[in-house]
RNA sequence: GCCCCCAUGGUCUAGCGGUUAGGACACAGCCCUUUCAAGGCUAUAACUCGAGUUCGAGUCUCGAUGGGGGCA
Numbered sequence: 001g002c003c004c005c006c007a008u009g010g011u012c013u014a015g016c017g018g019u020u021a022g023g024a025c026a027c028a029g030c031c032c033u034u035u036c037a038a039g040g041c042u043a044u045a046a047c048u049c050g051a052g053u054u055c056g057a058g059u060c061u062c063g064a065u066g067g068g069g070g071c072a
Stems, first nucleotide, its partner, number of pairs: 001071007010025004018055001028042004048064005
């Protein structure tokens, strides 16, 4: 230098263009318990950035940034 893949709460992840953006763990509160653990309930919290297409974009296109891999 060229090519390919990836980017969603604190972590891991689902998401066939119309979802209230879902789940698990963690954290917080409450219940339970003499207490702790386990268990139950509740709550907070996320689409890397910029443009484009579209009535509508986490999803499609282009570019940037970061990460991973391959070739030279």